Small-subunit ribosomal RNA, 5' domain from an uncultured bacterium, 543 nucleotides, folded computationally.
Context: one part of a larger RNA
C1' cells in the first nucleotide's frame, strides 16, 4: 500500500459501488416462460333485465363467443445462478475445414393442383384415496396422410471438354430415380353458383403466412500449432493402444465404432502416476523486472439432488422436459403416488462473517402476437449493512494579560484557554411546506400527401396529431433555527506526543528491545499533549 473482510469503541448526511469467501449440505411458502382467437373445433358461471305462472321454478335476452380447457404454431437450448469436476475433449493467441450445420433475419428465382382417413376437447359408461386412466360414440384445422407437378436440390449411371504429379479434380449437357406446399385476415364494382333470403362461395385485390432452391449476415461444430501450477520420496507407460485397408456411423473429418493386417505410439525438453486448480480480459503490489490473486463487470468452459440414457427439435443429451437406478423428503384409503432454490426473496444449519419472503414492467432488452397487448425475481428501482471509495457538515467573525471548575505547583503562579460565557452574522445537510424541468421514446382518435390496386374501398409509408403511459428518482422555490450532528488510538526507544496519584515482580503491559520487587514519563486513573477523523484501532491476507 491492499481487502468480497471480521472483531472492539464510536457514529450526522449524500453519491457511486459492493455484500454466504464456510455446507455443489438440506429446504416450508410465493413468484422466476409463456404467448397467439388474424391456424382450429368447442364454450360456461355469478349477476342483471324481460315475460309467464303453480312465488320459486320455467322460457328468452344481456353477461359473451367473455372466462376456460383442448388440438395446432412459435418460444421454452435464451435470459438468470454457481464453480463441484476438469491439468486438457478446457482456456488464450494465431491459423485451417477441397471435411460441416444453421430456426428466426436477409438477397434472388420458382411454386402452392387434386384427394383421403383420423384424433383431442366434448358426450355416455366405467377403474382409482389420489396421481392418473380404460371403453364406446361424434368432430375441426396452417395437425396427419396419399397422389400430381419439379424451375431447383440430392443420388446413381455413363459421356464430352479443360487441367494433371495419370490417382484424379473441375465444368457442361444427357438419361434414370427420390423430395414440396396451407391457409388466415381486411376490402371490392361487374359477372356466375348456392341460399334457411340473413348471407356464403367463385372471381379480383392488399397484407401476413406456406413449399422448393439460392445469397448474405450472425451463430455454432470440427482440426492444427504454441503457451498455461506443484511433485522423480511417481521412471517407465500403452492393446483401440499407433498406423493401414474395408465397412458402419456422423451435419461433417477422424479408432468415433467394428472386421482384418502390420507392430507400432509416448517418454528425462519429464511420459505414466499423485496433488492442487475453472481459464482469460484483468485486480493488487512494485521504480521496474517480478510476485500474488482470478469476488463484483465482460468473453469462454463446465455443472444443475447423485449416476446413466435417449426422445423431441434448426439447435439439448435439456436447471424450473422425459425414462431408469441410488440416497433423502413428503402424501396415502397401504394398493400406490409426489418432489429437486448451484433462479429472486426467504428458512434452518454451518461459520469470525454477508441483506428485503419489497415496488414496477415507466425505461432497456427478450418471448409470442398483424397489432393493441400479455409474460418477463432479466432488468429498472427502493430497503438493510461506515463493507469500500468519494463529497459535505457538525458553524463563521469578534471576544479577557484571561471568569468559574479541573490539573499541576517551588504556593509566587502555570496550564486547560479565545476555549467558554457574551455580541454580531450565515443557512450547507437533516426538518417542514409548495411546485413540476427531466428520466417519455412510444401507443393512439383523426387529418394531409405518396404507394399498391379495376377502385375514391382496404392495407401500407411519410408528415402533423385530440388523448394517453412514471415503479422510483430528481431539479427549483419558500419557512424556521446555531438550533439536530465527534469520536478513536497513542504519548520509554524505534515514533509525533508528560506530569501527578494509585499499585508494589502483585495487578498488569508488550510489534521488537523490554517495563512492574515503594517516588514507574512503559501497569491503572486523572489532567495535559500528539495523530487521524465519521471514523479510529486490533486481527488476518497479499506485495
Nucleotide at each position: 500500500a491492499u481487502c468480497g473482510a471480521a472483531c472492539g469503541c464510536u457514529g450526522g448526511c449524500g453519491g457511486c459501488g459492493u455484500g454466504g469467501c464456510u455446507a455443489a449440505a438440506a429446504c416450508a411458502u410465493g413468484c422466476a416462460a409463456g404467448u397467439c382467437g388474424a391456424a382450429c373445433g368447442c364454450g360456461a358461471a355469478a349477476u342483471c333485465c324481460c315475460g309467464g305462472c303453480u312465488u320459486g321454478c320455467c322460457g328468452g335476452g344481456a353477461g359473451a363467443g367473455u372466462a376456460g380447457a383442448g388440438u395446432g404454431g412459435c418460444g421454452a437450448a435464451a435470459g438468470g445462478g454457481c464453480g463441484a469436476g476438469g491439468a486438457a475433449u478446457g482456456c488464450a493467441u494465431g491459423g485451417g475445414c477441397a471435411a460441416c450445420g444453421u430456426a428466426c433475419c436477409u438477397u434472388g428465382a420458382g411454386c402452392a393442383c387434386g384427394g383421403g382417413g383420423a384424433u383431442a376437447g366434448c358426450u355416455u359408461c366405467g377403474a382409482g384415496a389420489a396421481a392418473u386412466u380404460g371403453a364406446a360414440g361424434a368432430u375441426a384445422a396452417u395437425a396427419c396422410c396419399c397422389g400430381a407437378u419439379g424451375a431447383g436440390a440430392c443420388c446413381a449411371c455413363a459421356g464430352u471438354g479443360u487441367c494433371u504429379g495419370c490417382g484424379g479434380a473441375c465444368a457442361c449437357a444427357g438419361c434414370g430415380g427420390u423430395c414440396a406446399a396451407a391457409g388466415a385476415u381486411g376490402g371490392g364494382g361487374a359477372u356466375c353458383c348456392c341460399u334457411u333470403c340473413g348471407g356464403g362461395g367463385a372471381c379480383c385485390u392488399a397484407u401476413c403466412g406456406g413449399c422448393u432452391c439460392u445469397u448474405g449476415a450472425g451463430c455454432g461444430g470440427c482440426c492444427c500449432a504454441u503457451g498455461c501450477c506443484c511433485u522423480a520420496u511417481c521412471a517407465g507407460c500403452u492393446u483401440g493402444u499407433u498406423g493401414g485397408u474395408g465397412a458402419g456411423g456422423u451435419a461433417a473429418c477422424u479408432g468415433c465404432u467394428c472386421a482384418c493386417c502390420a507392430a507400432g505410439g509416448c517418454u528425462a525438453a519429464g511420459a505414466c502416476g499423485g496433488g492442487u486448480a475453472c481459464c482469460g480480459g484483468g485486480a493488487c503490489u512494485g521504480a521496474g523486472a517480478g510476485g500474488u490473486c482470478g469476488a463484483u463487470c465482460c468473453g469462454g468452459c463446465g455443472c444443475a439432488u447423485u449416476g446413466g440414457g435417449a426422445c423431441u427439435g434448426a439447435g439439448a443429451c435439456a436447471c424450473u422436459g422425459c425414462c431408469c437406478a441410488g440416497a433423502c423428503u413428503c402424501c396415502u384409503a397401504c394398493g400406490g403416488g409426489a418432489g429437486g432454490c448451484u433462479g429472486c426473496a426467504g428458512u434452518a444449519a454451518c461459520g469470525a462473517a454477508u441483506a428485503u419472503u419489497c415496488c414496477g414492467c415507466a425505461a432497456u432488452g427478450g418471448g409470442c402476437g398483424a397489432a393493441a397487448g400479455c409474460c418477463u425475481g432479466a432488468c429498472g428501482g427502493a430497503g438493510c449493512g461506515a463493507c469500500g471509495c468519494c463529497g459535505c457538515g457538525u458553524g463563521c467573525g469578534g471576544g479577557a494579560a484571561u471568569a468559574a471548575g479541573c490539573u499541576c505547583u517551588u504556593c509566587g503562579g502555570a496550564g486547560u484557554g479565545u476555549a467558554a460565557a457574551c455580541c454580531g452574522c450565515u443557512g450547507u445537510c437533516a426538518g417542514g411546506g409548495a411546485c413540476u424541468a427531466c428520466c417519455a421514446a412510444g401507443c393512439a382518435a383523426u387529418g394531409a400527401g405518396g404507394g399498391c390496386u379495376a377502385a375514391u374501398a382496404u392495407c401500407u409509408c411519410u408528415c402533423g396529431g385530440c388523448g394517453u403511459u412514471g415503479a422510483g428518482g430528481a431539479a427549483u422555490c419558500c419557512c424556521a433555527a446555531a438550533g439536530g450532528a465527534a469520536g478513536c488510538c497513542a504519548c520509554g526507544g524505534c515514533u509525533a506526543a508528560c506530569u501527578u496519584c494509585g499499585u508494589g515482580c502483585c495487578a498488569g503491559c508488550a510489534g521488537c528491545c523490554g517495563c512492574g520487587g515503594u517516588a514507574a514519563g512503559a501497569c491503572g486513573a486523572a489532567g495535559g499533549u500528539g495523530g487521524c477523523u465519521a471514523g479510529c484501532g486490533u486481527u488476518g491476507u497479499u506485495c